RNAcentral holds the sequence, with entries from Rfam. Glycine riboswitch aptamer from Undibacterium sp. KW1, 88 nucleotides, folded computationally. Rfam family: Glycine riboswitch aptamer. Gene Ontology term of the family: glycine biosynthetic process. Taxonomically the source falls in Undibacterium (Bacteria, Pseudomonadati, Betaproteobacteria, Oxalobacteraceae). The prediction has a mean pLDDT of 82.
RNA sequence: GCUACUUGAUCGGGAGAGCGUGACGAUAGUCGCCGCCGAAGGGGCUAAUACCCAAAAAACUCUCAGGCAAAAGGACCGAUCAACGGGG
Repeated sequence: GCUACUUGAUCGGGAGAGCGUGACGAUAGUCGCCGCCGAAGGGGCUAAUACCCAAAAAACUCUCAGGCAAAAGGACCGAUCAACGGGG
């Protein structure tokens, strides 16, 4: 100096579910009621690890939160740049 992993930024792709209903409002929206969704976040289980104890994931599960025309958001994937940098 190069480089795995990891983290961040930018760009692109990115599902699901009522354009429900009532009130307020110039509008965007806000609140209430009923029905739904899971891929922000969050909680839970247990698998694997490793025989026991213990600890402990997830795209599994729960829907607190969030969401249910468009827009926005969006786990995850790809590309580029930057930081870090095991081992080589």